[in-house]
């Protein structure tokens, strides 16, 4: 010096499970509501938007645990995955240059 934490605006992406005696219970930021014969669709809240583990694939995965379940760990320096503008500060895991 640049980027960036953060704020505002607009836009976009994603998931919605397990058990039940149907009263409820477990984890979580979020497990909601409505429509549909079904496949699915929409709305709201929540989270995430490239410094991208929000989320998907791998996966009818491996280990541990539970009443059960992505409940926990691994897989994972794997492969994908959605943004711009203005402000702003010294938040920082960053980059460049000089000393």
């Nucleotide at each position: 010096c640049u980027c960036u934490a953060c704020u505002u605006g607009u836009c976009g992406g994603a998931g919605u499970g397990c058990c039940u005696g149907c009263g409820g219970g477990c984890u979580g930021a979020g497990a909601u509501c409505g429509c549909u014969g079904u496949c699915g669709c929409g709305a709201g809240a929540u989270c995430c938007g490239u410094u991208g583990a929000a989320c998907c694939u791998g996966a009818u995965c491996g280990g541990g645990g539970u009443a059960a379940c992505c409940c926990c760990c691994g897989c994972g320096u794997a492969g994908g995955g959605a943004a711009c503008a203005a402000g702003g500060u010294c938040u920082g895991a960053a980059g460049u240059c000089g000393u």
A computed fold for a 99-nucleotide RNA from Microbulbifer thermotolerans, annotated as TPP riboswitch aptamer (THI element). The model forms 92% of the base pairs in the Rfam consensus. Model confidence (mean pLDDT): 76 of 100.